[in-house]
A computed fold for a 340-nucleotide RNA from a Candidatus Bipolaricaulota bacterium, annotated as Bacterial RNase P class A.
The coordinates come from a structure-prediction model, not an experiment, and the mean pLDDT is 77.
The organism belongs to Candidatus Bipolaricaulota, within Bacteria.
The sequence was found by an Rfam model in a public genome assembly.
Its Rfam family is "Bacterial RNase P class A". It is annotated as a ribozyme. About the family: Ribonuclease P (RNase P) is a ubiquitous endoribonuclease, found in archaea, bacteria and eukarya as well as chloroplasts and mitochondria.

Order: sequence, then structure tokens, then C1' cells
RNA sequence: GGAGACGGCUAGGGAGCCGCAGGGGGUUUUUCCCCUGAGGAAGGUCCGGACUCCGCAGGGCAGGCCGCUCGGGGAAACCCGAGAGGGAGCGAUCCCUGGAAAGUGCCACAGAAAACAGACCGCCAGCGGCUCCUCCCCCGGAGGGAGGGGUGCGGGCAAGGGUGAAACGGUGGGGUAAGAGCCCACCGCCGGGGCCGCGAGGUUCCCGGGCACGGCAAACCCCGGCCGGAGCAAGGCCAAAUAGGGAGGCGCUUGAGGGUGGCCCGCCCGAUGCCUCCGGGUAGGCCGCACAGAGGAAUGGCUCCCCACGACAGAAUCCGGCCUAUGGCCCUCUCCCCCG
Repeated sequence: GGAGACGGCUAGGGAGCCGCAGGGGGUUUUUCCCCUGAGGAAGGUCCGGACUCCGCAGGGCAGGCCGCUCGGGGAAACCCGAGAGGGAGCGAUCCCUGGAAAGUGCCACAGAAAACAGACCGCCAGCGGCUCCUCCCCCGGAGGGAGGGGUGCGGGCAAGGGUGAAACGGUGGGGUAAGAGCCCACCGCCGGGGCCGCGAGGUUCCCGGGCACGGCAAACCCCGGCCGGAGCAAGGCCAAAUAGGGAGGCGCUUGAGGGUGGCCCGCCCGAUGCCUCCGGGUAGGCCGCACAGAGGAAUGGCUCCCCACGACAGAAUCCGGCCUAUGGCCCUCUCCCCCG
């Protein structure tokens, strides 16, 4: 210097002017002053809660979440530390985590075959005819026999080639017609015991077994633990007009009440009518609601200076997490190159 790993911090700063929203105060009628005003993720709405209502949730079904071990924090989700097993990387470091020996399902493409394995090329012996070559015999025919090559048929094999992310242990030897855990040695694997560890697990020890057991559970499913349901459009309070409901009063041709510009007369309408009260609901308002805050929704703009140019992105009941997006800076560490 370059490429990375881990952890942390920050989210342009200052001044002036003009604005926006909420609250408070002065004015007392239209203005002034003061205070406060987004994020590390406010995001996705994926988890867990608070709160509220239904209700009293004991059990079951369905459904959801969680899932290696030990310890700690936390209301829970979740987080932290130390470990275990497997995987990736030269490394710092990172990723995964109940069960695939209960059942079902799936495994693209390629390939013969993708799970009760299978047979394309290949290897092997047998059989049958044909054909080619060589040799022998009888002997001169379209004869007989032996061997070899090619080809056909039904078999044996799974070593080798080839496909794939993955092909039913590996290496060597024996064995065989050719082969194969078919047999043997070593390695690997599986089961049990001993030992070590609180545990997940480990094991260089002992015994047994030729070896069965592919992968996927972020496929269904199984096991264990936890969870009653719905969600601020929750829910609560106040409460018109109109139309229903209830009670009381008045009135029904001897006229309650209404209209006719305010009053009287007159005129007209008028009986399932008129008036008062009560109750529920609706419109609407308030609370819920916050050291930003609610209403279709404020948090902005301009100028100057500096760093040298500012990314992702805007609260809507609140809180704790997870995940995702994103500019810059710093500590520590790893690998490579160069210089001294």
C1' cells in the first nucleotide's frame, strides 16, 4: 500500500432571516413573546409483551411460536458468555443445530439406474447358425474335424468408463470364467462396555458385527415445552336533528294544535292528532394519547462560513426484540505485496 475479519461511534456543524405544528403567557381582536418538535432504523409488520374488551380459559381438536449443551440476564420474545458436533475460508473469522433406524412425499437437468437399486459402453463363460482366416484327415466334394476373429441368442458380473449436488465403504491381496466383503489385512463405519466430562459429547482402551443405514423436516409429519380469542377502526364518556319505544297530560266538530310577516278578528288545515318528560342508538365531540403528537396528517425553506457535499429514509396506542436498507469515522486482528 492492497484485500478482508470483528467490535464500537456518528448521522453534517455554526450564524441570520422567513415559515409550520403543539403547549404556555402577554395583549384584548390581531398581533407579540417563550418553550418543545422524528429515527438508528420511525421501515418490514416477523416475534414477544403492556393496555382494552369478550370472558373465566379444566381437558381435547385445530392452529401458532420455540428447539445442540451448561451458566447468566430478561415479563416474554430474545440476548450474552463458555463449550459440543458438522461445514466454509490460507487466515482473522463466519455459517448451521430435536428426530430421516415411525410413516408418507420429493430429489430438476444429465444419466442405464436417484432408493425394495440398476445395466449404456464394457468384462466373462455357454449355446446356435452364418461368415472370414489358419491347420489336420478322408481324399477331390456343395466332405469331415480343430483353433482363432466377427456376428446372433438367452445368461453371469458390477471391477473399469461415462452422468450427476449425490451412484449403495476405501486401498492392497487372495479368489474367480469374469467379478464382487465372496474371503483376508489395514483404514473407515455401526452397536455395546469401560474411562473422561455437570452436560451436549469425547475416547488413542476392550468386545462384537462384513457393513445395514443416500439427501431434504424453511415438505407433510413425529417428539418436547409454551400459548383462551380479538385488537386503539381495542375500548370508555358526553350527545343533536329525523324516525321508532315508554310514561303522563290535552284534544277528537262544544276544536288540542298548526298556517296566514309581530298581535287580534277573520279565513284555511286539523284527529292512527298535539305537547312535555324518560330511555337506547346514530351524526358529532371528548378521553384512551405519551417530556413530538392528530387532524387526511407539523418538524421546512433561503443566504453566508467551515468540514469538502451528507446515504437509507418520515412517528400514528405504547414498549422490548428480530430482520432488512444505508453515508462516514475509529480500535483491534488476519492474509498478500513493497521499502528500511